[in-house]
RNA sequence: GGGUGUGUAGCUCAGUUGGUAGAGCAGCUGACUCUUAAUCAGCGGGUCUGGGGUUCGAGCCCCCACUCACCCA
Repeated sequence: GGGUGUGUAGCUCAGUUGGUAGAGCAGCUGACUCUUAAUCAGCGGGUCUGGGGUUCGAGCCCCCACUCACCCA
C1' cells in the first nucleotide's frame, strides 16, 4: 500500500425485516445474617467511534475518516 472484519452501559456481548436501545457480570440501596460471603427484592447507568447522506423515521442502508484484529504484498 491492497483486502476482510470490528466498534452498542464500567466489562463481555445481543439487537433477525429500518419503527420509543436490552441481557449477563460489575456498582448502589434494602431484606436476610452476630459479621462477611451467598441468596432474594429493587435502582441507577448509553447522544450506539466521529462526520455527512437517504428516509416521515437509522444501532441497522449508503459515503468518508478513525480504532482494533486478521489476510495479502